RNA sequence: GCCCCGUUAGUCUAGAGGCCAAGGACACAACCCUUUCAAGGUUGAAACCCGGGUUCGAAUCCCGGACGGGGCA
Numbered sequence: 001g002c003c004c005c006g007u008u009a010g011u012c013u014a015g016a017g018g019c020c021a022a023g024g025a026c027a028c029a030a031c032c033c034u035u036u037c038a039a040g041g042u043u044g045a046a047a048c049c050c051g052g053g054u055u056c057g058a059a060u061c062c063c064g065g066a067c068g069g070g071g072c073a
Base pairs, nucleotide, nucleotide: 001072002071003070004069005068006067007066010026011025012024013023018056028044029043030042031041032040049065050064051063052062053061
């Protein structure tokens, strides 16, 4: 330098154009329970890497960029 893959809460992840107010697990916070802690229960906060495009509608499709991984030279 070229090619391929990936990027979603603190962490891991689901999603494949409308059915999604972006779901789940762990972690976190509050409350309940308990003499207390743990465990358990209820509730809550928290995410689509950035820019542009296509579309009536984009986390999802396309282009560029950034970052990470792999391959070739």